[in-house]
RNA sequence: GGGAGUAUAGCUCAGCUGGGAGAGCGUCCGCCUGACUAGCGGAAGGUCUUGGGUUCGAGCCCCAAUACGCCCA
Repeated sequence: GGGAGUAUAGCUCAGCUGGGAGAGCGUCCGCCUGACUAGCGGAAGGUCUUGGGUUCGAGCCCCAAUACGCCCA
């Protein structure tokens, strides 16, 4: 330099055909218990990497950029 890929909660990741942003773990609170690391219930936590475009509407489609690792040279 060329090619293809990934980027969503603190971490690991879903998100289907464009319309409700989610799960597990972790954290916090409560319950349970003699007590708890176990069990049960609940809550908080998000610039969906950045900018632009399309659309009534974008995590999802289009363009560019950035970061990361992979293949080729």
Transfer RNA from a Lachnospiraceae bacterium, 73 nucleotides, folded computationally. It matches the Rfam family "tRNA". Rfam classes the family as a transfer RNA. The source organism's lineage runs through Bacteria, Bacillati, Clostridia, Lachnospirales and Lachnospiraceae.